[in-house]
RNA sequence: AAUCCUUAUCAAGAGAGGUUUAGGGACUGGCCCGUUGACACCUCAGCAACCAGCAUGAAAUUGUAUGGUGCUAAAUCCAGAAAAGAUAAGAAGAUUGUAUCCUUAACCAGAGGCCUUCUA
Numbered sequence: 001a002a003u004c005c006u007u008a009u010c011a012a013g014a015g016a017g018g019u020u021u022a023g024g025g026a027c028u029g030g031c032c033c034g035u036u037g038a039c040a041c042c043u044c045a046g047c048a049a050c051c052a053g054c055a056u057g058a059a060a061u062u063g064u065a066u067g068g069u070g071c072u073a074a075a076u077c078c079a080g081a082a083a084a085g086a087u088a089a090g091a092a093g094a095u096u097g098u099a100u101c102c103u104u105a106a107c108c109a110g111a112g113g114c115c116u117u118c119u120a
Stems, first nucleotide, its partner, number of pairs: 006089005015044005023033003027080004045072003050068003053064003076084001091104003094100001
């Protein structure tokens, strides 16, 4: 990195700029989006709260939005097919045994402790 299994969610929410180009919305049929620049990539922003952190608590939770994703046309656009599809199930490093009685960071601010200085 990819594949398979499992669990959860999927009629809510949220955009601008730049680069490049002719296709794009997974497939099929419709129907839409797109040269008035879509899709894709980059930057910043926003939405959300799956995992990690922090706070609270006996716990269940609740809060936060710091770290890791994800998302930001239309109900996963509608229907069909399929035991379907998408997203998440933290991250980085060291080591080299696909392993670990290894490591590290995680808003701002403050209290306290220690060291230095001799009053900053």
Background:
The RNA shown here (SAM-I/IV (S-adenosyl methionine) riboswitch aptamer) has 120 nucleotides and comes from Gracilibacillus kekensis. It matches the Rfam family "SAM-I/IV (S-adenosyl methionine) riboswitch aptamer". A reference for the family is Trausch et al. (2014), "Structural basis for diversity in the SAM clan of riboswitches", PNAS. It was read from a public genome assembly, where an Rfam model found it. The organism belongs to Gracilibacillus, within Bacteria. Model confidence (mean pLDDT): 78 of 100.